This record gives sequence, C1' cells and structure tokens, in this order.
RNA sequence: UGAUAUUUCUCAAGAGAGAGUCAUAACAAUGGCCGCCGAAGAGGCAAACCGGAGAUAGAUUAUAUCGCAGGCGAAACUUUCAGGCAAAAGGACUGGGAGAUGUAC
Repeated sequence: UGAUAUUUCUCAAGAGAGAGUCAUAACAAUGGCCGCCGAAGAGGCAAACCGGAGAUAGAUUAUAUCGCAGGCGAAACUUUCAGGCAAAAGGACUGGGAGAUGUAC
C1' cells in the first nucleotide's frame, strides 16, 4: 500500500397469503374465533468428518472388515415460534455507493 473476507449505513429492486369475522369506539391497534403465507428473525436436519460401545473373520497373535451412542454439520429445504395476508410499513437474495475491522500479495 492494501485485496479476498467480515460488518455498519444508505439507495435501487423485491414475492406469497382473507380489505375474514365478533367485541371495544370508525381506518389502524388490542383481544377472541376460524382460514392461509414464507423471503425479517429464530428452531430442525443429510452426506462427509470426528468418535469407537461392540461384532465377524483369523493361526484366536498380528491384521482385516462392519461399525452403537454421541459430536460437528447447509439451504431459498423444513417448522410456522415469531412475523405477515388491500394500501402504507416491513421484506431474504441481488446490485450501486460510502465507511469500519483486519490480514494476504
């Protein structure tokens, strides 16, 4: 000097599903009763890897093979806890911009 990376802010774009019903006092909000959605967030797990209870073969030695429980382990998969189901707001992934941390070359 300063990538890849991690992270913060901001801008763009952005799906799905009842403007459900009852009560309070009209939209909204809150609570009850049904019906739904998955892309805030959160939870779950496959293989591989670690592990090695034990089993089989064996000349019952070496060795070889199979391998429990458990651990680690991903998502846009799944659960629908949370959130959401006109508009508004929110909204994963993606892209632009500006910072922060920090090292490699």

This is a predicted structure of a 105-nucleotide RNA (Glycine riboswitch aptamer) from Sporofaciens musculi. Lineage of the source: Bacteria > Bacillati > Clostridia > Lachnospiraceae > Sporofaciens.